This is a predicted structure of a 525-nucleotide part of an RNA (small-subunit ribosomal RNA, 5' domain) from an uncultured Bacteroidales bacterium.
[in-house]
Context: one part of a larger RNA
RNA sequence: GAUGAACGCUAGCGACAGGCUUAACACAUGCAAGUCGAGGGGCAGCACAGGGCAGCAAUGUUUGGGUGGCGACCGGCGCACGGGUGCGUAACGCGUAUGCAACCAACCCGGGGGCGGAGGACAGCCCGGCGAAAGUCGGAUUAAUACUCCAUGGUACAUUGAAUCUGCAUGGAUUUGAUGUUAAAGAUAUAUCACCCCCGGACGGGCAUGCGUUCCAUUAGACAGUUGGCGGGGUAACGGCCCACCAAGUCAUCGAUGGAUAGGGGUUCUGAGAGGAAUGUCCCCCACACCGGUACUGAGACACGGACCGGACUCCUACGGGAGGCAGCAGUGAGGAAUAUUGGUCAAUGGGCGGGAGCCUGAACCAGCCAAGUCGCGUGAAGGAAGACGGAUCUAUGGUUUGUAAACUUCUUUUGCAGGGGAAUAAAGGCCGGGACGUGUCCCGGGUUGCAGGUACCCUGCGAAUAAGCAUCGGCUAACUCCGUGCCAGCAGCCGCGGUAAUACGGAGGAUGCGAGCGUUAUCC
Numbered sequence: 001g002a003u004g005a006a007c008g009c010u011a012g013c014g015a016c017a018g019g020c021u022u023a024a025c026a027c028a029u030g031c032a033a034g035u036c037g038a039g040g041g042g043c044a045g046c047a048c049a050g051g052g053c054a055g056c057a058a059u060g061u062u063u064g065g066g067u068g069g070c071g072a073c074c075g076g077c078g079c080a081c082g083g084g085u086g087c088g089u090a091a092c093g094c095g096u097a098u099g100c101a102a103c104c105a106a107c108c109c110g111g112g113g114g115c116g117g118a119g120g121a122c123a124g125c126c127c128g129g130c131g132a133a134a135g136u137c138g139g140a141u142u143a144a145u146a147c148u149c150c151a152u153g154g155u156a157c158a159u160u161g162a163a164u165c166u167g168c169a170u171g172g173a174u175u176u177g178a179u180g181u182u183a184a185a186g187a188u189a190u191a192u193c194a195c196c197c198c199c200g201g202a203c204g205g206g207c208a209u210g211c212g213u214u215c216c217a218u219u220a221g222a223c224a225g226u227u228g229g230c231g232g233g234g235u236a237a238c239g240g241c242c243c244a245c246c247a248a249g250u251c252a253u254c255g256a257u258g259g260a261u262a263g264g265g266g267u268u269c270u271g272a273g274a275g276g277a278a279u280g281u282c283c284c285c286c287a288c289a290c291c292g293g294u295a296c297u298g299a300g301a302c303a304c305g306g307a308c309c310g311g312a313c314u315c316c317u318a319c320g321g322g323a324g325g326c327a328g329c330a331g332u333g334a335g336g337a338a339u340a341u342u343g344g345u346c347a348a349u350g351g352g353c354g355g356g357a358g359c360c361u362g363a364a365c366c367a368g369c370c371a372a373g374u375c376g377c378g379u380g381a382a383g384g385a386a387g388a389c390g391g392a393u394c395u396a397u398g399g400u401u402u403g404u405a406a407a408c409u410u411c412u413u414u415u416g417c418a419g420g421g422g423a424a425u426a427a428a429g430g431c432c433g434g435g436a437c438g439u440g441u442c443c444c445g446g447g448u449u450g451c452a453g454g455u456a457c458c459c460u461g462c463g464a465a466u467a468a469g470c471a472u473c474g475g476c477u478a479a480c481u482c483c484g485u486g487c488c489a490g491c492a493g494c495c496g497c498g499g500u501a502a503u504a505c506g507g508a509g510g511a512u513g514c515g516a517g518c519g520u521u522a523u524c525c
Base pairs, nucleotide, nucleotide: 001524002523003522005521006520007519008518009517012377013376014375015374016373018370019369020335025333026332027331029330030329031328034077035076036075039074040073042070043069046068047067048066050063051062052061053060054059084288085287086286093213094212095211096210097209098208099207100206103205104204108201109200110199111198112197113196114195116150117149118148119147126139127138128137129136130135156181157180158179159178160177161176162175163174164173165172166171186193187192214260215259216258221251222250223249226248227247228246229245231243232242233241263285264284265283266282267278268277269276270275290311291310292309293308294307313324314323315322316321341367343366344365345364349363350361351360352359353358380411381410382409383408390402391401392400393399394398416462417461418460419459420458421457425452429448431446432445433444434443435442436441437440469514470513471512472511473510474495475494476493480509481508482507483506484505490497491496
């Protein structure tokens, strides 16, 4: 000098940033991922036409998928993002630089082409059975952008032939033949939005390689799928990634193997630099989601709020059997020196779905708590000597000091209190009107949308009014006297103070330093 700090004393305000460093310990409760009825069958609940009954009527009651809509269900997209944590990992994990002639890619953009026909189911609804529950079984019937089959098809894929060009190797690219294989879905408010195949792009990923990446040699030898080959399997793709066979290799004192510790980086702190240390907040990458394992679905996961199996733990039970996973946001217990609200809003930014309106969003934006940090402001300003009173002290009828300090006079009103006004953040989108052309896009005008918040800020009034402490004073090190104590009580970072005149202990007066903070402790340079 620095800190995600803690402790002691003290404390007026604001802005900005920050806030479980320990038990990746266990978790009550609520919320954190849905959406689409413009894909579908439908209709549980709500509302409304319409019908019946009672009534003179008002009204009541009943019926009613006909309508708005819509629980559950089938289907699509999303749930692999966003958010959390740092257990593991000394590794191509990360950083940097390359390569893929060994790869993928949903949604989005550009281009080319296509969208013909047929069929059988399964949920839901209905009927029945079992179960305490969680749930589950059987039967019947049914729709689709769900599923299956047929057709069509090449610049796609597979096999095979020819020509041209080309690379660092395996090789690659282009053109042209032949044979074989593979596709589709509709909806609507008629404006459109979807669907299938292929090529290219963009965003994003996968893989490989050079170099760099902690400590211990009181760890010296390690390795059998081990190292390589041939063939195959598997993968989007290369590869002992896996397998059969063959060979006997591979790594290592330029530190293999083993052990310990640890997420890495941008950055941050310190330092003149070289360097050393740290990796909290923010950004990028990685890993993980009670512990261990496994795959399924999917463009993408071996998937935090998905599935299955094993384990530990907790809970429910009718004892037969079931349920759960906060290292999401709050919150609770525990641990600890120690770390916050079971808050508000989707207004903005962003994300998912939707044609849109919109819905969802503990992402985000705000607010609450905390001097835990940085910065800013204030606690008044000017004048004022009888150098007052009081205190302290001395060489004591008097000096010195506290001290222009106070009183007193004049002034100001930041802040505070009261009253009044009052934002920016909002422009898009949608709505209404008009216009342009490239006819589904754009432009112009109007009106609508603000959680924070009647907040920030501004004006007026009042009145010095509401606001100073902490540590130190022997040397290092700025700042000295008196009293008490008497190697006691005590101080102390080091040297060292204290045994009767202690500037070093305790108190007082005074002084010094910093100041809404000041000291102490811990850690790093």
About this RNA:
Its mean pLDDT, the model's own confidence on a scale to 100, is 86. It matches the Rfam family "Bacterial small subunit ribosomal RNA". The RNAcentral record of the full RNA draws on ENA, Greengenes and SILVA.